Two RNAs folded together computationally: RNase P RNA and transfer RNA, 428 nucleotides in total. The prediction has a mean pLDDT of 77. Rfam match: Bacterial RNase P class A. Rfam describes the family as follows. Ribonuclease P (RNase P) is a ubiquitous endoribonuclease, found in archaea, bacteria and eukarya as well as chloroplasts and mitochondria. Its family is annotated with dimeric ribonuclease P complex, ribonuclease P activity and tRNA processing in the Gene Ontology. Rfam classes the family as a ribozyme.
[in-house]
RNA sequence: GGAGAGGGCGAGGUGACCGCUGGUGACGGCGCGGCAACGCGUCGGCGCGAGAGGAAAGUCCGAGCUUCAUAGGGCAGGGUGCUGGUUAACGACCAGUCGAGGUGACUCGCAGGACAGUGCAACAGAAAGCAAACCGCCUGUCGCAAGACAGGUAAGGGUGAAAGGGUGCGGUAAGAGCGCACCGCUCCGCUGGUGACAGCGGAGGCUAGGUAAACCCCACCCGAAGCAAGACCAGACAGGGGUCGUGCUGCCCGCACGAUGACUCCGGGUUGGUCGCUCGAGCCCGUCGGCAACGGCGGGCCUAGAAGAAUGGUCGCCACAUACAGAACUCGGCUUACCGCCCUCUCCGACG
RNA sequence: AUCAGCGUAGCCCAAUGGCAGAGGCAUGCGCCUAAGAAGCGCACGAGUGUGAGUUCGAAUCUCAUCGCUGGUACCA
Numbered sequence: 001g002g003a004g005a006g007g008g009c010g011a012g013g014u015g016a017c018c019g020c021u022g023g024u025g026a027c028g029g030c031g032c033g034g035c036a037a038c039g040c041g042u043c044g045g046c047g048c049g050a051g052a053g054g055a056a057a058g059u060c061c062g063a064g065c066u067u068c069a070u071a072g073g074g075c076a077g078g079g080u081g082c083u084g085g086u087u088a089a090c091g092a093c094c095a096g097u098c099g100a101g102g103u104g105a106c107u108c109g110c111a112g113g114a115c116a117g118u119g120c121a122a123c124a125g126a127a128a129g130c131a132a133a134c135c136g137c138c139u140g141u142c143g144c145a146a147g148a149c150a151g152g153u154a155a156g157g158g159u160g161a162a163a164g165g166g167u168g169c170g171g172u173a174a175g176a177g178c179g180c181a182c183c184g185c186u187c188c189g190c191u192g193g194u195g196a197c198a199g200c201g202g203a204g205g206c207u208a209g210g211u212a213a214a215c216c217c218c219a220c221c222c223g224a225a226g227c228a229a230g231a232c233c234a235g236a237c238a239g240g241g242g243u244c245g246u247g248c249u250g251c252c253c254g255c256a257c258g259a260u261g262a263c264u265c266c267g268g269g270u271u272g273g274u275c276g277c278u279c280g281a282g283c284c285c286g287u288c289g290g291c292a293a294c295g296g297c298g299g300g301c302c303u304a305g306a307a308g309a310a311u312g313g314u315c316g317c318c319a320c321a322u323a324c325a326g327a328a329c330u331c332g333g334c335u336u337a338c339c340g341c342c343c344u345c346u347c348c349g350a351c352g
Numbered sequence: 353a354u355c356a357g358c359g360u361a362g363c364c365c366a367a368u369g370g371c372a373g374a375g376g377c378a379u380g381c382g383c384c385u386a387a388g389a390a391g392c393g394c395a396c397g398a399g400u401g402u403g404a405g406u407u408c409g410a411a412u413c414u415c416a417u418c419g420c421u422g423g424u425a426c427c428a
Base pairs, nucleotide, nucleotide: 001348002347003346004345005344006343007342008341009340012318013317014316015315016314017313018312020051021050023048024047025046027044028043029042030041031040032039033038053324057335058334060333061332062331063330064329065226066225067224068223072253073252074251075250077222078221079220080219081218082096083095084094085093086092097111098109099108100107101106112217113216117215118214119211120210134157135156136153137152138151139150140149141148142147165183166182167181168180169179170178184206185204186203187202188201189200190199191198192197230275231274232273233272241265242263243262244261245257246256247255268427269426270425282301283300284299285298286297287296288295289294353424354423355422356421357420358419359418362377363376364375370408379395380394381393382392383391401417402416403415404414405413
């Protein structure tokens, strides 16, 4: 100087004043209940304390929670896909194996099976799936010759994404795993490893090409819908007309229920309140186990819950460049967006 | 908030994984006509929203991403 990996911060900070949304405490007004004491609800100002993110986003996975159950079974369908582990769970994460890329630190990989079966491979090419003779090479016959015919040959040329091991030597009429050496492949054994797999040794002349993000096979997993889920209270309308179904999406079988039922078929009514609603697989610190993901133990902390939907404004000082972006039932991940700043480790090169 | 679908030429749309893509409307030119419309002929116009992957080969299959559209309240 260049590069690789991991982690953290991030409405700039601070002071004053004025606001906004929940919670809580006492006070005051109003309403309801009660003989009363008082209770409940609501409004107002006051005190105390709290008030957006690392992605709150995309909604791509996985769960919690809720509803659907008188009885289920089979088929279909969907997902995942090297090994071991972590976890509530996962397609996430960690550690490895193998393959690919890089001088290296390191990075990337939907990475099971193509001797269970079926399919596909356009065009080109002689031949594209129990291989194949267009040119070439060699042999034989015929011929004066050019050449013709028959046969052998996959080493060479040509076509193609792909032509059924590669290089070399021998061998041969020319050739060919035909023979041999090395490399590759397949099978067997031993050793190491929990395992994926690796190393070593032996055997086989090679038989078994590609595609499963084509159908499929194998192993494992999977009920559906979603807080507009759902529970309760109050009120309104025509508890009406039409259809026939319903019971964990589809199809079949079986069983049961239903007309007091069901319906995103038509018509009608409402647009209120309370709960779900934030304490949870929670966060921080220490320590122990583990390479790690993570887990155990101890201590501490409480941190938004709205329904026009809050988190803002003015002034002073410092810094002056201020990004992407705003919770809506809640968590665990992934992915995407992002001005910049900081920390740690490592590699390559040059110089000293 | 949540669930589903779509994206190919200026517009509407087609395509079995196989010639880098068919057609209609529109646009331009020519023919026809006295002229215009209609009609006939010819031409122009896309690399399939974007990026990556699987495959010999991708509009089509897979993943990510961007944009657009639609459905979903309760009572009875």